This is a predicted structure of a 113-nucleotide RNA (SAM riboswitch aptamer (S box leader)) from Mucilaginibacter straminoryzae. NCBI's taxonomy places the organism under Bacteria, Pseudomonadati, Bacteroidota, Sphingobacteriia, Mucilaginibacter.
[in-house]
């Protein structure tokens, strides 16, 4: 890396230690960042509840956090390529704009080759 299922507007920060970008990739657009130091690394803590543990016959449910992931700015920071509806517009029809949704893509998890 690839496939399948679940999630993804909730949560949860502090010291050290780099020293310039960063926010997944294009793009637009916001935002976060030079001594008030992002981003990334370590260490400490902490939230979650996928696996897990324990109850109950099971389906599930409810408790819980020792262990193996994940997570600790912004909704997956928005929104944008494809699809559906809507709404407005027009004599009509079709695009586009705007709403909504739903694919897609992306994150983590469990699983399987």
């Nucleotide at each position: 890396g690839a496939u399948u299922u679940a999630u993804a507007u909730a949560g949860a920060a502090g010291c050290g230690g780099c020293g310039a970008g960063a926010g997944a990739a294009c793009a637009g657009g916001c935002u976060c960042a030079a001594c008030u130091g992002a981003c990334c690394c370590g260490c400490u803590g902490g939230c979650a509840a996928c696996c897990c543990u324990u109850a109950c016959c099971g389906a599930g449910u409810a408790a819980g956090a020792a262990g193996g992931u994940g997570c600790c700015a912004a909704u997956u920071c928005c929104u944008g390529a494809c699809c559906c509806g809507g709404a407005a517009a027009u004599a009509a029809u079709u695009a586009a704009c705007c709403c909504g949704g739903g694919a897609a893509a992306u994150a983590u998890a469990a699983a399987u080759g």
Model confidence (mean pLDDT): 82 of 100.